A computed fold for a 79-nucleotide RNA from a Chloroflexota bacterium, annotated as c-di-GMP-I-GGC riboswitch aptamer. NCBI's taxonomy places the organism under Bacteria, Bacillati, Chloroflexota. Its mean pLDDT, the model's own confidence on a scale to 100, is 84.
RNA sequence: AGCGAAAAAGGCACACCCGUCGUGAGGCGGGGCCGCAAAGCCGAGGACCUGCUGACUGCAGGUGGCCGGGUUGCCGAAA
Numbered sequence: 001a002g003c004g005a006a007a008a009a010g011g012c013a014c015a016c017c018c019g020u021c022g023u024g025a026g027g028c029g030g031g032g033c034c035g036c037a038a039a040g041c042c043g044a045g046g047a048c049c050u051g052c053u054g055a056c057u058g059c060a061g062g063u064g065g066c067c068g069g070g071u072u073g074c075c076g077a078a079a
Base pairs, nucleotide, nucleotide: 003076004075011036012035016031017030018029019028020027021026034065040071041070042069045067046066047063048062049061050060051059052058
């Protein structure tokens, strides 16, 4: 450099529940069986979702725990 164990320490937190904000997708806080080796951070390229619209190739938004990208990083069995 690479790889990722039925390993250890520490970490994160889906569904769901409570509170709260939002027309909504969904956000935030608390709890939290699923799961995660970047499920840390950045970022909307692809994808998906919501609202508006008669409609859209339009406009305004949302999701990073869907894929890809950038960047930093804990641990150390095997090959």
The model forms 95% of the base pairs in the Rfam consensus.